SAM riboswitch aptamer (S box leader) from a Bacillota bacterium, 116 nucleotides, folded computationally. The organism belongs to Bacillota, within Bacteria. The coordinates come from a structure-prediction model, not an experiment, and the mean pLDDT is 87.

RNA sequence: CUCUUAUCAAGAGUGGAGGAGGGACGGCCCCGAUGAAUCCCGGCAACCGGAUUAUGUCAAAGGAUCACGGUGCCAAUUGCCGCAGGAGAGGAAUAGGCUCUCCUGGAAGAUGGGAG
Numbered sequence: 001c002u003c004u005u006a007u008c009a010a011g012a013g014u015g016g017a018g019g020a021g022g023g024a025c026g027g028c029c030c031c032g033a034u035g036a037a038u039c040c041c042g043g044c045a046a047c048c049g050g051a052u053u054a055u056g057u058c059a060a061a062g063g064a065u066c067a068c069g070g071u072g073c074c075a076a077u078u079g080c081c082g083c084a085g086g087a088g089a090g091g092a093a094u095a096g097g098c099u100c101u102c103c104u105g106g107a108a109g110a111u112g113g114g115a116g
Stems, first nucleotide, its partner, number of pairs: 001116008013041001015040003021031003025082004042074004047070003050066004055062001078108001083105008
């Protein structure tokens, strides 16, 4: 980097350093000198490994717990939307194919695991 798979409406400091940006991208809309990114400390989580445990078995798988290791995360639903289908309302009515709200499925993205 590519493929594949699971999850994405919960949770997480009034600490230190640092100094102007950040929320992937685009459009919005937000956060930020009452201190952004980033690093350290702290914390949350339980995806993978590990440990413990009840059941079970030829052996297993699966369940529960821990948080030791790998890892991720610590504003706002992945902040909202970005493509398609449907429903409701509005507009319009020799017209209209538009707007808003909601639902469903995708796309894109993030994280973990497996593989190349």